[in-house]
Context: one part of a larger RNA
Formats: sequence, structure tokens, C1' cells
RNA sequence: UGACGGGGGCCCGCACAAGCGGUGGAGCAUGUGGUUUAAUUCGAUGCAACGCGAAGAACCUUACCUGGGUUUGAACUACUGAGGGCCGGUACAGAGAUGUACCCUUCCCUUCGGGGACUUCAGGAGAGGUGCUGCAUGGCUGUCGUCAGCUCGUGCCGUGAGGUGUUGGGUUAAGUCCCGCAACGAGCGCAACCCCUGCCCCUAGUUACCAGCGGAUUAUGCCGGGGACUUUGGGGGGACUGCCGGCGCCAAGCCGGAGGAAGGUGGGGAUGACGUCAAGUCCUCAUGGCCCUCAUGCCCAGGGCUACACACGUGCUACAAUGGCUGGUACAGAGGGCAGCGAAGCCGCGAGGUGGAGCGAAUCCCUUAAAGCCAGUCCCAGUACGGAUUGGAGUCUGCAACUCGACUCCAUGAAGUUGGAAUCGCUAGUAAUCGCGGAUCAGCAUGCCGCGGUGAAUACGUUCCCGGGCCUUGUACA
Repeated sequence: UGACGGGGGCCCGCACAAGCGGUGGAGCAUGUGGUUUAAUUCGAUGCAACGCGAAGAACCUUACCUGGGUUUGAACUACUGAGGGCCGGUACAGAGAUGUACCCUUCCCUUCGGGGACUUCAGGAGAGGUGCUGCAUGGCUGUCGUCAGCUCGUGCCGUGAGGUGUUGGGUUAAGUCCCGCAACGAGCGCAACCCCUGCCCCUAGUUACCAGCGGAUUAUGCCGGGGACUUUGGGGGGACUGCCGGCGCCAAGCCGGAGGAAGGUGGGGAUGACGUCAAGUCCUCAUGGCCCUCAUGCCCAGGGCUACACACGUGCUACAAUGGCUGGUACAGAGGGCAGCGAAGCCGCGAGGUGGAGCGAAUCCCUUAAAGCCAGUCCCAGUACGGAUUGGAGUCUGCAACUCGACUCCAUGAAGUUGGAAUCGCUAGUAAUCGCGGAUCAGCAUGCCGCGGUGAAUACGUUCCCGGGCCUUGUACA
């Protein structure tokens, strides 16, 4: 000087408390451990691994296993020799990769000597490796933590390590600002500048809108038209403790109030200092070293990554009446669409099929949002709750759904009656609850990333648990 303390003081955070809803019990989905296996490819392992890499394992992917094949290879460059050269098709054998045979065809320039390009075989330099080392590395990332800290120049103090500044009194979300002070300044962070959202104005009206005017219709902005409103896009205004009162040191600021769509950082996002964990990644990529080179490279078929006495994590669905079922009826936002989205109509109980209008989309389509509301029914039961499992019949995608897809219909109807110890999230348009879209993607979503609808309870307080910041104290630790 740091680190640590079941030392002290001050302060913060869904840290506790106050509340609401979960997990832990059940079934299933998914990841992991373990076990099994020819293989169940590899990595990730307290927080900060475990719906993680994987925004999509039937083949492919694929790195694993079994078997079949191959050796200058689908890379680049260069030399020599030989075969005239190139592209394609058919048949047979085979699981295919591939092999054999046959057929078709005959590149560019040219001074006609030739040159260039391409290709086969052989040789060489060399390719290739998801092989090892993340404790040799770059890059990227997690984490403490969006915590308020981390430093430097000069000066001053100290023999020196070092200190001071950065401590102190207030204040703040903040090393934020004020005052004081052997310090005076400065840098990286904080804040602001950026994006979205909340109010208003200007501007522009098509594909959006329809108040007033006219027309048509069973009906509908459907048509003429309008530029008001909604809305979309561009530009601007607006919030600054600016105003008033009180407190405070005539300070920084705090408390209350006015006006205002919004008030003290308005709400949300992006933004992550010096560093820590030899944290993670050699399987994105790059790369040193090591290793393989008739194989640890390459091609192919099938299998595996989907196994299953078990254990754990993360989720979904429930255990019902604030509910289930049936009928009627209303209201979003944000996205996506040409090898695409696919309307109306018709067929099917349905998944879906047929059909093909329109749309590269404020025009057409995905697209009926659901919870809600209005009626009816069920009457507390393992039920008209719950839907696992299983049998049968189908649909769709795709060469192909056996291992191993999703969905539909009929039948079947397990466990489950609110979950021990323990443990998690959340402070407002949040939790809870309800549906919708997208990426990946032929197909496959309870995951992930977004979107809106309905919409709470509670916070006395900081004694305690956890993590963190500043000052101080002890130390046999570095």
C1' cells in the first nucleotide's frame, strides 16, 4: 500500500422487510449428470455451466460408430515425360461411393512453324486435419457492475516503499455539485450529446382518413370530392429547479406549491472506466508450437447424437366454479411475403384438398386476435376437472417419417384435490394473466426474440441475511 475480520461509523441495491405470483410434489417438454452402448461426437461446470454454443440432429447437417472405397485428392503454384484434347449421354454391376463397356461431340489465337487454355497417368515441392495445447496467443465474450470509481503532470511531505490531490463539512443516482484544505490542474469513467415513447405546431396528402356537400347500393369511403379529424413521414417547439414559499452557510441543494401533456435524470433503450477471475472459446475465424501424412486426410451407405433402474436444472399443462363446455358478439400492436404470402368459391367432421383473384405490398394476403361481454348448461364428483398413455384411421412436408417429424379424427382416459426442508421473480402500465408475430426453417417451438390486450398488491423501515461503495481500526496474510 492492499486484502481480510462472527471490528466500528456512514450509505446503496427486490438485499431483507411489506406484498403478489411461482419453483420444490404430478404428467409431459427440454438441457445436464450418471448409467448403457459399436457409437450414444465435442465443448460449457458456484454465482457468471445445465430450453447454454444449437436462430431448428429423419438423410444432409455430423465432427461419433460399423462397413465399403480412395491416396497429389473439388485448393494454389511450378517443372519434366507420356497419352490428340474437352463436355455429355446410355447400359450393366453395386447399398452407394464407384467401376466397366459403348455412344455422341471436337476449345481459343495463329505469320500454319507453333502458342495458350483444359484434362488423364507418373514424380516432386506441397495440400488436408472439427487432431492436442484457451496455461503459448489475437479477436470476441461473460463477470464484479451502469457499481462510482481508476489514474496522470507539476508542486509539497517522507531516508524510502509511498502519501497529498481523491481526505474533511454538506449534498447527489453519480469522484454530482458547493464550501474548506499544500495543493493547482488534467485524463478515462458519471452526466449530456444518439434512438424509441409521451404533448403541441408547421409541412405534405397516397395505398391511409371521411367532418361537412353530392351520387349509388341489400350493405360497405363504394364513387365524385375534401385536407378538417385520425394517421404516416420530415422539420420545429416544449422541462431549465425556469417561477413562488419554506429549510439550508447570502452555497450546493432539499421539501412543498403553481402552471403544464409531462417535474426535478419524465419512461425505456443503446452506451460497460482502470482492472479481476492463467474465467470462456484453437469446434466461427485467425494463429505459435506439437502430432497424423496408404491416414488422425478424403468419398459413400446404414446406424448414432432421440438409449434409460436413476439424480438435478429450466419450462409447459393441470389439479378446477374468479371454472369447464355450447351458442352469439366486440376491440390490438408489431411483423412477414415471389422457388413467397395465397383471397372468394367448392369438397372434407377435421388436419387438409381444390381453386387461383390480388400482392415485391399504408393497396393484396398471412389475419377470425384471445382473455372480455351477453345467454345457456354442468353442481363439487377424480367429475361434462385434467389430459398423459395406448389402439385404429388419416393429413402435410420431404428421394425417404421403421429406428426418429408435426398435425387431425374416433376410441382410451394415468398421475394429479395446491405440493416437505428449502428456494426464485417482481416496485407500475410493473407483477399476474391473455393471445399475436418473427428469426432459424422443406417439415418440426412448451425454447428464443419481439408485439400489443386486461391490469393489481405492498414498501413501517434498515436490526438482521446477501452483494457493493467511502472513511476508520486490528492483523503473525500478500
Small-subunit ribosomal RNA, 3' major domain from an uncultured prokaryote, 478 nucleotides, folded computationally.
The RNAcentral record of the full RNA draws on ENA.
The coordinates come from a structure-prediction model, not an experiment, and the mean pLDDT is 83.